[in-house]
Predicted 3D model of a 329-nucleotide RNA (Bacterial RNase P class A) from a Burkholderiales bacterium.
The model forms 97% of the base pairs in the Rfam consensus.
The RNAcentral record of the sequence draws on ENA.
It is recorded under the gene name rnpB.
Its Rfam family is "Bacterial RNase P class A". Rfam classes the family as a ribozyme.
RNA sequence: GAAGCGAGCCAGACCGCCGCUGGUGCAAGGCCCGAAAGGGUGCACUGGAGGAAGGUCCGGACUGCACAGGGCGGCGUAGCAGCUAACGGCUGUCCACCGUGAGGUGAGGAUCAGAGCAACAGAGACGAGCCGAUUCAGUUCGGGUGAAACGGGCAAUCUCUACGCGCAGCAAUACCAAGUAGGCACACGUUGAUCUGGCCCGGAGAGUGUGCGGGUAGGUAGCACCGAGCCGUCGCAGCGAUGCACGGCCCAGAGGAAUGGCGGUCACGGGAGUGACUUCGAAAGAAGUCGCCCCCGCACAGAAUCCGGCCUAUCGGCUCGCUUCACAC
Numbered sequence: 001g002a003a004g005c006g007a008g009c010c011a012g013a014c015c016g017c018c019g020c021u022g023g024u025g026c027a028a029g030g031c032c033c034g035a036a037a038g039g040g041u042g043c044a045c046u047g048g049a050g051g052a053a054g055g056u057c058c059g060g061a062c063u064g065c066a067c068a069g070g071g072c073g074g075c076g077u078a079g080c081a082g083c084u085a086a087c088g089g090c091u092g093u094c095c096a097c098c099g100u101g102a103g104g105u106g107a108g109g110a111u112c113a114g115a116g117c118a119a120c121a122g123a124g125a126c127g128a129g130c131c132g133a134u135u136c137a138g139u140u141c142g143g144g145u146g147a148a149a150c151g152g153g154c155a156a157u158c159u160c161u162a163c164g165c166g167c168a169g170c171a172a173u174a175c176c177a178a179g180u181a182g183g184c185a186c187a188c189g190u191u192g193a194u195c196u197g198g199c200c201c202g203g204a205g206a207g208u209g210u211g212c213g214g215g216u217a218g219g220u221a222g223c224a225c226c227g228a229g230c231c232g233u234c235g236c237a238g239c240g241a242u243g244c245a246c247g248g249c250c251c252a253g254a255g256g257a258a259u260g261g262c263g264g265u266c267a268c269g270g271g272a273g274u275g276a277c278u279u280c281g282a283a284a285g286a287a288g289u290c291g292c293c294c295c296c297g298c299a300c301a302g303a304a305u306c307c308g309g310c311c312u313a314u315c316g317g318c319u320c321g322c323u324u325c326a327c328a329c
Base pairs, nucleotide, nucleotide: 001325002324003323004322005321006320007319008318009317010316012266013265014264015263016262017261018260020048021047022046023045024044025043026042030041031040032039033038050300054311055310057309058308059307060306061305062169063168064167065166069201070200071199072198074165075164076163077162078161079093080092081091082090083089094108095106096105097104098103109160110159114158115157116154117153130143131142132141133140173221174220175219176218183212184211185210186209187208188207194204195203196202229249230248231247232246233245235244236243237242268297269296270295271294273292274291275290276289277288278287279286280285
């Protein structure tokens, strides 16, 4: 210098004006919406998208069903050891495969329980047999084909083993509020309807279902968190994932769904023009660097109960470690 491998980071910055939305404090009086519950409206200060907020694939918190119990069925996972709240995630390691290498990939338990499967070729493909020779004797030897011919292979076919999973999900759920009300008809029902979201047991249990008719779908909490919380540390233990200790911080919360718009300056990328310089060239010209100016652009995407992962998308750029090759000393 070239080509790679593995980690990590950024995701324009600042200023002004105008808005949207959460919180806290003050004010507690008026006004507005509403049947009510409740909500809005003022002033000041202050917070306001991401590395994936995405897909909703896996795991948990939380809530209800009974503080979710037994059996069958079903689903999932799979070397070994660990981490973790948990996991199908992560770490270490063994093995196999790919790569010159740095590294990468992995449905990697069991075919001494049972069943099933095996293209083409081959006489014969899971059952032992077939062909040739040989022997007292299926007794011994040989046989082309084929991945495999007696031995075995496939568990990403069923199955077995071990471990895990009760079901539903914030439109959960609780409360408030005239109204999932109240009414009529039929059917089932303490000889147990119905519920317990596959079935049985077990448990709860007095209403349930259908039709007609009439209506509702408003609000508050859940929910913005002292937390599996975030940041930092030549700290301690560990190869590591991670755990512990110490210090600091409080960090979006709507619910037709806020996080925006405009202007200016600078930065970044692309393109056009133009000037200077350098190199090559006989020249025409070509290439490169720098400056000025104009235009355009700035990815993927956007919280919706929360958290840990995985996967997928992503313009452009930066940092660190390592590998291979070439050259110079």